Record summary
Predicted 3D model of a 102-nucleotide RNA (c-di-GMP-I riboswitch aptamer) from Thiohalomonas denitrificans. Taxonomically the source falls in Thiohalomonas (Bacteria, Pseudomonadati, Thiohalomonadales, Thiohalomonadaceae). The model forms 95% of the base pairs in the Rfam consensus. Rfam family: c-di-GMP-I riboswitch aptamer. On this family, see Weinberg et al., Nucleic Acids Res 2007: "Identification of 22 candidate structured RNAs in bacteria using the CMfinder comparative genomics pipeline". The coordinates come from a structure-prediction model, not an experiment, and the mean pLDDT is 83.
[in-house]
RNA sequence: GCCUGUUAAAAGCAACCUUGUCGAAAGGCAAGGGCGCAAAGCCACCGGCCUAAGGGAUGCGUCCUUCCGGGACUAACUUCCUAAGGCAGCGGGGCUGCCAGG
Numbered sequence: 001g002c003c004u005g006u007u008a009a010a011a012g013c014a015a016c017c018u019u020g021u022c023g024a025a026a027g028g029c030a031a032g033g034g035c036g037c038a039a040a041g042c043c044a045c046c047g048g049c050c051u052a053a054g055g056g057a058u059g060c061g062u063c064c065u066u067c068c069g070g071g072a073c074u075a076a077c078u079u080c081c082u083a084a085g086g087c088a089g090c091g092g093g094g095c096u097g098c099c100a101g102g
Base pairs, nucleotide, nucleotide: 002102003101004100005099012037013036017032018031019030020029021028022027035089041095042094043093045092046091047090048087049086050085054082055081056080057079059077061073062072063071064070065069
């Protein structure tokens, strides 16, 4: 340096849930806890998934008009779209590393 991880040992992480906290949310962080994990260490580069504050569209509404039509506006509300927000414990990829054996 590479390969393997059935068992043992040393060390480590921590799903769901609860509390607190940050956040519009998804989700993050801290404590408890212990489903699991041989990279469940780190990185959103590719695919995927989650959210939609802001933005866009739409309907409703208001106003104008030459009125089966056209136009303007829109704080709030309806529905849809959207990541520049997230997930590394969804897969791939990149970087790094403990123990044991070869």